The RNA shown here (transfer RNA) has 77 nucleotides and comes from a Candidatus Zixiibacteriota bacterium. Rfam family: tRNA. By type it is a transfer RNA. NCBI's taxonomy places the organism under Bacteria, Pseudomonadati, Candidatus Zixiibacteriota. The prediction has a mean pLDDT of 80.
[in-house]
RNA sequence: GCUGGGGUAGCUCAGUUGGUUAGAGCACUAGAUUGUGGAUCUAGGGGUCGAGAGUUCAAAUCUCUCCCCCAGUACCA
Numbered sequence: 001g002c003u004g005g006g007g008u009a010g011c012u013c014a015g016u017u018g019g020u021u022a023g024a025g026c027a028c029u030a031g032a033u034u035g036u037g038g039a040u041c042u043a044g045g046g047g048u049c050g051a052g053a054g055u056u057c058a059a060a061u062c063u064c065u066c067c068c069c070c071a072g073u074a075c076c077a
Base pairs, nucleotide, nucleotide: 001073002072003071004070005069006068007067010026011025012024013023019057028044029043030042031041032040050066051065052064053063054062
């Protein structure tokens, strides 16, 4: 360089022919419970869906360019 896969909450990930308000578990905060803590239960906060552009009434989802990560492969040394 080429090919393929991936980038969504602090972390690990889901998201189904594009369609109402983007989700789960863990973590975090508050409360309940407990002598305290842990565990458990309840409630809550937290998102530019890697960046930009395009198509569309409507994009996490489709198209293009770029950035980053992983795997394979080619070339040079």